Small-subunit ribosomal RNA from an uncultured prokaryote, 1418 nucleotides, folded computationally. RNAcentral holds the sequence, with entries from ENA. It matches the Rfam family "Bacterial small subunit ribosomal RNA". Rfam links the family to the GO terms ribosome and structural constituent of ribosome.

């Protein structure tokens, strides 16, 4: 996708055909589904007529006694009638239900039937005679609760028996026996019409029976005794072991019996191009069932759904003695279940029984009902109608979108709905008239007239109203057509699959919107399709699952050449049959569709039958290439049993000799002065054969190796002498079959599981060591697996080569070789083939025949059954459950306790350090009201902070204060003394109350109006160092200043990719060169840029002073000068330029020269793709989220400094290369107005007081300091170290108490050079010496940033350590080794088990008992 007897969930307007108990073949109340003939037969009730007429008696008369005697009408008689029940005929064996059961006693196709039968029908022939005796009803008399039922009497018949007749029929010894009916009904009337009977065909139905076909299991492999035959009997409608007696032993079966298990079979259906697969529900055929199992009666037929007996179970009645009852028939109920329907009308049609009919009957079948369960058709309204209402939804606030949709305007009038009125479904029978034919007929068949039949259903039309009663569902992340917003926040939920959901969800809910379909849509089951995913059509088997461990052979399939036959196979003709129904085509009937009808293809299938002979199979004759055999050569670790051999090895003996030996990565256990190891001689023993030895040989594989015999298999070559297809494969089956392991006996030196000890270890039931059983050896048996592998069955054939190897031949031949054809064993490589990796005449090409074997991962080669072994264990071999993957080749990266090359202060060679000590400062941790807050391996930690006493300063803490706000705007509305500024009070302070003063711009009619600032109230908004750095921009840090990262053409490669960027040298460098399926570009690498090293050139102050002049105690102090010296502008200079070697005539390297400087001169700024969800929302901006009398401002004090602790990062030391004093010498570089300060002066000093000078090459901080000379101190906790503490100051600031530097006196802790570890530097580097200087009222600065001075020491290497680049290679990783991934576990919780036992169901087989019935027999 398409089905469906479906169902479940929302939802529901109207026809018309179909279709509805799929589960419990469970139980069933009540009603109804089979009767009918009176034209067979007695008998005959109710009613109706007619007589009869007892009783009562209207009316009328009356003598009043009575008298007519209508009308009711009991009773009896008769006709009619025709119930009820009987007898007798038919029917009931049909239809109608259902699938239980059944793998054949079914079904389906085609035959047989010489081996049958058949009422009712039709057709033709003959017949239809003469007695007869009972039975129901019925009547009496009984029993019984009922159901029922007993005896006695006496009757009919188309009931029943007998007798005659008797062939065309049966039987048969061929003489001859035997066998039938209803002169019945109907009618005045019967050979003629309805029956009966006998025979003969026929139609239609049936019985029997043969091929062929029709489910899974081999974890079912042996079954059969009436079982296979025959004979004689018997039984049947009929054949036969169908049944019985005897006799024979056979019958089936790997082509799958037997058994288990499932199931009614088919036409057809569904789905699919088809082949096929699944299925069998309504509708037709066949078959079975009828509460469960047995039986046989009756009949034309039943071993019988609403018939009978018996037995059972259930259920009902009862008097307890007995009885009755089968909805698998229509309706209906209970059950069970996810689920199936009314206790309707009618016999109007069609069809059926009866019957001469007329008609009765019929839950058959017509129809209505219920169910959107299906399929099909109809409607739910059509036109107009906005720069687009309104309300929803989104938004970037402009819109957009729902949307012509609505509303509005006009129309129509379908379906539903009132009413009217009514086609068709109907023709027949039948009766009545009239008519024609059939030989007279009572009988039949036709035609016309008229009359008579509708259960239900009702189209189509008339009319009338009104857009009025009729729209949902799923779905919007991919597959798949269709997205926005919220709400949620790994929740709550979704999910066919892949997957969504952890705070910006197109996937979850919701709205809005959209798309599918639409009276329905969606899910759920299921079956086919996609799926070539059991591959006939049409797959596979080196690595994905799959080649049996090898080999011999049965059975089977498969099979060379030729010619003759035949004619199963196979082809074509023709015919018969494949039931309708369906499918289909074509035409037709419903208004169309569905439905439904006619006509025709179709039914691919089966049998007769004619005919072809190519191939296949059969028969029969030939051949020789295919297979074999012969001979004559040969190669070989081929097998097998026997006997020899050295070499080592262990042990024993002896000799010699002395202290160790042996083993390891090192050691130990072990051995040894009772003499080892070593060595020499001797002797035992067992195992294995070195060297040739080799991708060499052999064998079917396992496998096989000293050397001789003996026995034997195989192979190859050459030759063409026989055979004539004998050949290939091979399921079962048999043999063989490493290694270990089993049995029983032998043997045992090595070796050596197990085991002991010793070592390594955190442990070390192990790797190393020392020992050592069983084993390893041989005999005879047994086991039957191995990564038994080329992970590659066996065979024949065919398909380019090239180069070795081993075996024998042929031709030639110069005798060296050359070159031919077989066979056997390798390497590469083509086309082909593969996913590729790779194979390639030894296939994984391209055919062919025959076996074995696969069908997602795990469970599991388990578990059960079998079987096979002594045992181990082997073959065969599942499921339940559980995952959405497991797997293959290759790619590109990462990783490796893989390689190769190569790099760096990465090792090593050195220098000084850190880690101990005090103390400075940062961090955890502690602690606290608070110690805000961020950074966390390298890459946080003297960081953000280039400076926290208040300020800074933060949602940090205590308190106090405000709420349009501390800032920033926009409206509104007030209004002139609020705002501003002075002051007062009250408070820590903000703040809060309250007091003086005082305004502005523009118009004015001077009354006023109106504006802007500000101020007040109010809206909007402001604010936020409040969260998310995992929502972001920007910066930033890392790997790394490491050399790589990549394009566009192009080529390869199915693809991912790959080549380029790879070698192969060289560099710092993917620099460069060559070479090359690659050529070429980009970003990086270099370089352009700063600086800083030499020189020139301009210029010459504040700078400098050679040379002239002046002047000082001295000084560029002055004039002056531009030579130096700085200063700052430009400019040269350095490129492997040049010489020699090395190099591949390259690149480029070594040395060398000249040069201030040499191979990027040193230094800096510059950081490619990328990675780290690296850092930072507290620099700044910014989504979203949160907050809004507070998480915003404001403000006062306190904390950020808090100290059992532990890390980091400096500082001072531990001292003699040092400390102290005095003396004296040289720099860079930067700062300076709220400022830098000279002299001068006071203090012991910090400083202080005054003040010159400078906005700076000019004054000034400013003293450099190590150093250099002298003196001291002499190895000590010190004249080394300076914490700490006390007491006295100074100084900045509103403030120095928390918690600020200085200063002086005093005090004088630890420290005596630092464990594990572990860090920084290759030259003006390190170490060491000071100076400035940003922030800054002052500082905690020993930090950070700069700047000079004095100044080494090692190293020329690349094996480690860290970390990196490039090639390779091996991955099961790819979040990439912080990977992955195994096993075991508390609890729980899900699946199958197992279990002492307990309860309950079903099957199967065998045996015993035994109703009822049938045969017999009495």
């Nucleotide at each position: 996708g398409a089905a469906u007897g479906a169902a479940c969930g929302u939802u529901g307007g109207c026809g018309g055909c179909g279709u509805g108990g799929a589960u419990u073949a469970g139980g069933c109340g009540u009603g109804c589904a089979a009767g009918u003939c009176g034209a067979g037969c007695g008998a005959g009730a109710a009613g109706u007529c007619c007589a009869u007429g007892a009783a009562u008696g209207a009316u009328c008369c009356u003598u009043c006694g009575g008298g007519u005697g209508a009308a009711u009408g009991a009773u009896u008689g008769g006709a009619u009638g025709g119930a009820c029940a009987g007898c007798g005929g038919c029917g009931a064996a049909c239809g109608g239900c259902g699938u239980a059961g059944u793998a054949a006693u079914g079904g389906a196709u085609a035959g047989g039937u010489a081996a049958c039968g058949u009422g009712c029908c039709c057709u033709c022939a003959g017949g239809u005679u003469g007695g007869g005796a009972a039975u129901a009803g019925c009547c009496a008399c009984g029993g019984g609760a009922a159901a029922c039922u007993g005896u006695g009497g006496g009757u009919a018949a188309u009931g029943c028996c007998c007798g005659a007749u008797a062939a065309u029929g049966u039987c048969u010894g061929c003489g001859g026996a035997g066998c039938a009916a209803a002169u019945g009904g109907u009618g005045c009337g019967a050979u003629u019409c309805c029956g009966c009977c006998u025979g003969a065909g026929g139609a239609g139905c049936g019985g029997c029976u043969u091929a062929u076909u029709u489910g899974g299991u081999a974890u079912u492999a042996g079954c059969u005794u009436g079982u296979u035959g025959g004979u004689g009997g018997g039984g049947u409608a009929a054949c036969g072991g169908c049944c019985u007696a005897c006799c024979a032993a056979g019958g089936c079966u790997u082509c799958g019996a037997u058994g288990c298990u499932u199931a009614g079979g088919g036409g057809g259906u569904g789905u699919g191009a088809g082949a096929g697969c699944a299925u069998g529900g309504c509708c037709c055929c066949c078959a079975c069932g009828a509460c469960c199992g047995g039986g046989a009666c009756u009949g034309a037929g039943a071993c019988a759904c609403u018939g009978c007996c018996c037995g059972g179970a259930c259920a009902c009645c009862u008097a307890c003695g007995g009885g009755u009852g089968g909805c698998u028939g229509c309706a209906g109920u209970c059950g069970a279940g996810a689920a199936u329907c009314u206790u309707c009308c009618g016999c109007a049609a069609u069809g059926g029984g009866c019957g001469c009919a007329a008609g009765c009957c019929c839950g058959a079948c017509g129809g209505a009902g219920c169910g959107a369960c299906g399929c099909c058709g109809c409607g739910u309204g059509c036109g107009g109608g906005a720069c687009g209402a309104a309300g929803g939804c989104c938004c970037u606030u402009g819109g957009g979108u729902u949307g012509u949709a609505a509303a509005c305007c006009g129309c129509u009038g379908u379906c539903a709905g009132a009413g009217g009125g009514g086609a068709u479904g109907a023709a027949a029978u039948c009766g009545u008239a009239g008519g024609a034919g059939g030989c007279u007929a009572u009988c039949c068949u036709c035609c016309u007239a008229u009359g008579u039949u509708g259960a239900c259903a009702a189209a189509g039309c008339c009319u009338c109203a009104g857009a009025g009663g009729a729209a949902g569902c799923a779905c919007g992340g991919g597959c798949u057509a269709a997205g926005u917003a919220c709400g949620u926040g790994c929740c709550a939920g979704c999910a066919g699959c892949c997957g969504c959901g952890g705070u910006a969800a197109u996937a979850c809910g919701u709205a809005c919107u959209g798309u599918g379909c639409g009276a329905a849509c969606g899910u759920u089951a299921u079956u086919c399709g996609g799926a070539a995913u059991c591959a006939c059509u049409g797959g596979g088997c080196u690595u994905a699952a799959a080649g049996g461990g090898u080999g011999c052979g049965u059975a089977g399939g498969c099979g060379g050449c030729c010619g003759u036959u035949c004619a199963a196979g196979u082809c074509g003709g023709g015919u018969g049959u494949g039931a309708a129904a369906u499918c289909u085509c074509u035409c037709g009937g419903c208004u169309c569709a569905a439905c439904c009808g006619a006509g025709g293809a179709a039914u691919u299938g089966c049998g007769c039958u004619c005919g072809a002979a190519a191939c296949u199979a059969g028969a029969c004759g030939g051949c020789u290439u295919g297979a074999g055999u012969a001979a004559g050569a040969u190669a070989g670790g081929g097998g097998u049993g026997u006997g020899u051999g050295g070499a080592a090895c262990u042990u024993c003996c002896a000799g010699u000799g002395g202290a160790g030996c042996g083993g390891u990565g090192a050691a130990a256990u072990g051995u040894g002065u009772u003499g080892a190891u070593a060595u020499u001689g001797g002797a035992a023993g067992g195992a294995a054969c070195g060297c040739c030895g080799g991708u060499a040989g052999c064998g079917a594989a396992a496998g096989c190796g000293a050397c001789a015999c003996a026995c034997u298999g195989g192979g190859u070559c050459u030759c063409a002498a026989c055979u004539g297809a004998c050949g290939c494969u091979g399921a079962g089956g048999c043999a063989c079959g490493a290694a270990a392991g089993c049995c029983a006996g032998g043997g045992u030196a090595g070796c050596g599981a197990a085991c002991g000890g010793g070592a390594u270890u955190a442990g070390a039931u192990a790797c190393c060591c020392c020992g050592g059983u069983a084993g390893u050896c041989c005999u005879g048996g047994c086991u039957g697996u191995a990564a038994a592998c080329g992970u590659u069955g066996a065979g024949c054939a065919c398909u380019a080569g090239a180069c070795g190897g081993g075996a024998g031949g042929g031709a030639c031949u110069u005798c060296g070789g050359u070159u031919c054809a077989u066979c056997c064993g390798g390497u590469c490589g083509c086309a082909g083939c593969g996913a590729a990796a790779g194979c390639a005449c030894u296939a994984a090409g391209u055919g062919c025949u025959c076996c074995g074997c696969c069908u997602g991962g795990g469970g599991a080669g388990u578990a059960u059954g079998g079987u096979c072994g002594c045992a181990a264990g082997g073959c065969u071999g599942a499921a339940a459950c559980u995952c959405a993957a497991a797997g293959g080749a290759a790619u590109u990266g990462a990783c490796g306790g893989g390689g190769g090359c190569u790099c760096a202060c990465a090792c090593a060679a050195g220098c000084g350090g850190u880690g101990g000590a005090g103390c400075a400062u940062g961090u955890g941790g502690c602690u606290u009201a608070a110690u805000u807050c961020g950074a966390g391996g390298c890459a946080a930690c003297g960081c953000g902070a280039a400076g926290a006493a208040c300020c800074u300063u933060a949602u940090c803490c205590u308190g106090g204060a405000u709420u349009u706000g501390a800032c920033a705007u926009g409206c509104a509305u007030g209004g002139a003394u609020u705002a501003a500024c002075u002051c007062u009070g009250u408070g820590a302070a903000a703040g809060c109350a309250g007091a003086g003063c005082c305004a502005c711009g523009c118009c004015u009619u001077c009354g006023g109006g109106u504006g802007g600032a500000a101020c007040a109230u109010g809206c909007g908004c402001a604010g936020g160092u409040g969260c998310u750095g995992c929502a972001u921009g920007g910066c930033u840090g890392u790997c790394g200043u490491c050399a790589g990262c990549u394009c566009g053409u192009g080529u390869c490669g199915u693809g991912a990719g790959a080549c380029g960027u790879c070698g192969c040298g060289u560099u710092a460098a993917g620099u460069c060169g060559c070479u090359u399926a690659a050529c070429g570009a980009g970003c990086g690498c270099a370089a352009c840029c700063c600086u800083u090293g030499u020189c020139c050139u301009u210029a010459g102050u504040u700078g400098c002073c050679a040379g002239c002049a002046c002047g000082u105690a001295a000084u560029g102090g002055u004039g002056g000068g531009g030579a130096c010296u700085c200063u700052a502008a430009g400019g040269a200079g350095a490129c492997u330029g040049c010489c020699g070697g090395u190099g591949u005539u390259a690149a480029a390297c070594c040395g060398g020269a000249g040069g201030a400087a040499g191979g990027u001169g040193g230094g800096g700024a510059c950081g490619a793709c990328g990675u780290c969800a690296a850092g930072u929302c507290a620099u700044c901006a910014u989504g979203g989220c949160c907050u809004u009398u507070a998480u915003g401002u404001c403000u006062a004090g306190g904390g950020c400094u808090g100290c059992a602790c532990a890390c980091g990062u400096g500082c001072u030391a531990c001292a003699a290369u040092g400390c102290g004093g005095c003396g004296u010498a040289c720099a860079a570089a930067c700062g300076g107005a709220a400022g830098c300060a000279a002299a001068a002066u006071c203090g012991u000093g910090a400083g202080g007081u005054u003040a010159a000078g400078c906005a700076a090459a000019u004054c000034u901080g400013a003293a450099a300091a190590a150093g250099c000379g002298c003196c001291g101190c002499u190895c000590a906790g010190u004249u080394c170290g300076g914490a700490u503490u006390g007491c006295a100051g100074g100084u900045u600031g509103u403030a120095a108490u928390u918690u600020g530097c200085c200063u002086g006196c005093a005090u004088g802790a630890a420290g005596c050079u630092g464990g594990a570890a572990u860090u920084g530097c290759u030259a003006g580097u390190a170490a060491u010496c000071g100076c400035a200087g940003a922030u800054c009222a002052g500082c905690u600065a020993u930090a950070c940033u700069g700047c000079g001075g004095u100044g080494a020491a090692u190293g020329u290497g690349u094996u480690c350590c860290u970390g990196a680049g490039c090639c390779u290679u091996g991955u099961a990783c790819a979040c990439a080794c912080c990977g992955c991934c195994c096993g075991u576990c508390a609890a729980g919780c899900c699946a199958c088990g197992a279990a002492a036992g307990c309860g309950g169901g079903g099957g199967g087989c065998g045996c015993c008992c035994a109703a009822a019935g049938u045969c017999g027999u009495u």